The part of an RNA shown here (small-subunit ribosomal RNA, 5' domain) has 527 nucleotides and comes from an uncultured prokaryote. RNAcentral holds the full RNA, with entries from ENA.
Context: one part of a larger RNA
RNA sequence: GAGCGAACGUUAGCGGCAUGCCUAACACAUGCAAGUCGAACGGAAACGAUGGGAGCUUGCUCCCAGGCGUCGAGUGGCGGACGGGUGAGUAAUACUUAGGAAUCUGCCCAUUAGUGGGGGAUAACUCGAGGAAACUCGGGCUAAUACCGCAUAAUCCCUACGGGGCAAAGCAGGGGACCUUCGGGCCUUGCGCUAAUAGAUGAGCCUAUGUCGGAUUAGCUAGUUGGUGGGGUAAUGGCCUACCAAGGCAACGAUCUAUAGCUGGUCUGAGAGGACGAUCAGCCACACUGGGACUGAGACACGGCCCAGACUCCUACGGGAGGCAGCAGUGGGGAAUAUUGCACAAUGGGCGCAAGCCUGAUGCAGCAAUACCGCGUGUGUGAAGAAGGCCUGCGGGUUGUAAAGCACUUUCAGGAGUGAGGAAGGUUGGUGGUUAAUACCCAUUAACUGUGACGUUAGCUCCAGAAGAAGCACCGGCUAACUCUGUGCCAGCAGCCGCGGUAAUACAGAGGGUGCAAGCGUUAAUC
Repeated sequence: GAGCGAACGUUAGCGGCAUGCCUAACACAUGCAAGUCGAACGGAAACGAUGGGAGCUUGCUCCCAGGCGUCGAGUGGCGGACGGGUGAGUAAUACUUAGGAAUCUGCCCAUUAGUGGGGGAUAACUCGAGGAAACUCGGGCUAAUACCGCAUAAUCCCUACGGGGCAAAGCAGGGGACCUUCGGGCCUUGCGCUAAUAGAUGAGCCUAUGUCGGAUUAGCUAGUUGGUGGGGUAAUGGCCUACCAAGGCAACGAUCUAUAGCUGGUCUGAGAGGACGAUCAGCCACACUGGGACUGAGACACGGCCCAGACUCCUACGGGAGGCAGCAGUGGGGAAUAUUGCACAAUGGGCGCAAGCCUGAUGCAGCAAUACCGCGUGUGUGAAGAAGGCCUGCGGGUUGUAAAGCACUUUCAGGAGUGAGGAAGGUUGGUGGUUAAUACCCAUUAACUGUGACGUUAGCUCCAGAAGAAGCACCGGCUAACUCUGUGCCAGCAGCCGCGGUAAUACAGAGGGUGCAAGCGUUAAUC
C1' cells in the first nucleotide's frame, strides 16, 4: 500500500447492489419445510347442488333420500434417493486431470412384437375384545392398473446344441351402422401395461498423475501378496471362503502421528510465488451417537424402519413418544452475525389427461454503514474586512466571503397525482391433421375473457420552502498540517525513534491548520 463473511469506539441524510453464527456437528418450545392422482379401486366421514317431509319467524332450521359437484379415512400408483442444510469425519474407499472395461439405468426419445383367458384373497366397512395412551387382536362382507396360476414366446435367458424357460391391465372421451341380458359389446382417439433392441441422462467399478507438517515416527503386513475351485454382486476383484505357494509395501519416506473436506477460484504480488477455500458453481461426506438391513430403477435413506446408547417429554408405572447440520425462532457459547414476514405472480421441481394442488426451492419484503458504487447536505453575489473567539511586538494579524444582507435553484427526503415492464400461459371461439365422424385429442391462429407477492413498484408531473441532512482522526521526525494556556519525570503519550524534571509545536484544553468524508479511526488476521 492492498484486501476482509470482520469486531470495537465515535458519528450518521438518501438510494442501488451484494453479503450476514467464522465460536458449541451444543440443546431445542412453537409453526411451517412432500406431497399428489376419483381418468386405478371399493366407497361417502364433512361441505354444497337436487328431490321429498316436518317446523314455522316465509326463508331459515331439522330429518330422509341421493354419489350430481366433490372428497376425510382406506387399498393402489408415482414421488418422499430431487430440491434445501452442514463440514464433524476423511491425507485417500476423497478431490483434480487423463484414460479404461467387467456393469446397471424409473421417467424421456426411437423401433419391433403383444395386451388372450381364469382364480383366490385383503384393507376400508361392520360386529366383538384388550389398553391410561400409543395402538393391538379376533369373527364376517367386498373392489382394483393390488396379488397368483394358465395360454402365447423371440432378436431375450439357460444349454450337454438335442432342447428347455420367462409377460401383460386396464381407464377415459366420442359414436354411424350391427348385436344386446339395456350394464354394454363393437369401432375409434388418447393415456396406460408387457417383452426386446438402440439412444440419451444418471450412477457403480478400475488404472495413472498431482494434492499439508513431523524421522525427537524406520521398519510395516497372515486375508497379508499371488494362484486354483467355489460363493457373492448389476459388474471386475481376497469382496468372502477352502486348499496351495511365500509373497507384498518401504529412504522417490512405508507404518505411525498431527492438521485438514477437495476443486473452479478468492486475496496479494511486476511476476515467480505466498496465504485462503465465506457467498456462487462442480464433486465428496454426514443427518442425536454407534450398528443393521428392508423397500425400490436408484438409499443402506435429514423430516422412513429395526436394535443398542446418551438426553428430553408423557404415563393410570404396565408402557409409550422424540431428533432444526431445512426456513423462521429460543436458550447457551462468543468480540460478533438478521424476521417465529408475504406469495406461488415469475423460474424450477413432484403428482395429475387437464383444470389444478403442494413447494421456508425460489421470487420478494423486513433488519444491519457489513462491503462496494452513486447522490445530497445548497448556488451566485456580498468588505463596514461587522460582532465574538484566538494571538499580539498593542500598530495590528487571523478566523474570513466565512457569517449577516441581497438575488436564485429544489436533486434527495416530505405531500398530492399519474404510471410502464417483469405475463408467457390457461379457458372459450375459428382453421388444419387424426377418424366412419361435424366427437375426443393434437397443431396453429388471436376474435373474446383475463392471471402480479413485490406494490403506496421503477419512471414521470405538480406543491412548498434553504428549508430536514457533517463528522472523525491527526498536526516532533518518518508524514500533509503551529501557536497560546495548564501541568512540572507528576498526570499522561507512544507504530518505531522517543516526549514530560517551570518558557513542552510530542501530555491536557483552546484557537488555527492538514487529511479523509457518511463515514473516520483502532484492533485482529493475510499478502